A computed fold for a 75-nucleotide RNA from Malonomonas rubra DSM 5091, annotated as c-di-GMP-I riboswitch aptamer.
[in-house]
RNA sequence: UUUUGAAAAAGGCAAACCUAGGGCAACCUAGGGACGCAAAGCCACGGGUCCUUCAUGGACAGCCGGGUUGCCAGG
Numbered sequence: 001u002u003u004u005g006a007a008a009a010a011g012g013c014a015a016a017c018c019u020a021g022g023g024c025a026a027c028c029u030a031g032g033g034a035c036g037c038a039a040a041g042c043c044a045c046g047g048g049u050c051c052u053u054c055a056u057g058g059a060c061a062g063c064c065g066g067g068u069u070g071c072c073a074g075g
Stems, first nucleotide, its partner, number of pairs: 002075004012037002017032006035062001041068003045065003048060004052055001
C1' cells in the first nucleotide's frame, strides 16, 4: 500500500419508543433507551423512497451503488 475478516483486544455508533425543543411536513437536535452495525464515520454524485410552501424547494448516508477517511488481526 492492497485485500479478507470481527475470532481476539481496545473501543465506537445507536433502531423502535419516551421527554424537551426546531420545522408546514418529511425529518432534525439534546437527554434517556438498545433493534442492530466491520465503517450504522463523512459526502446528496447516480438510482430509489419520503415531504410539501409544488420550487432554481426540501428529507433520508441505518435503502442500493459510488467517492473519501479510519481501529485491530490475518494474507

It was read from a public genome assembly, where an Rfam model found it. Its mean pLDDT, the model's own confidence on a scale to 100, is 88.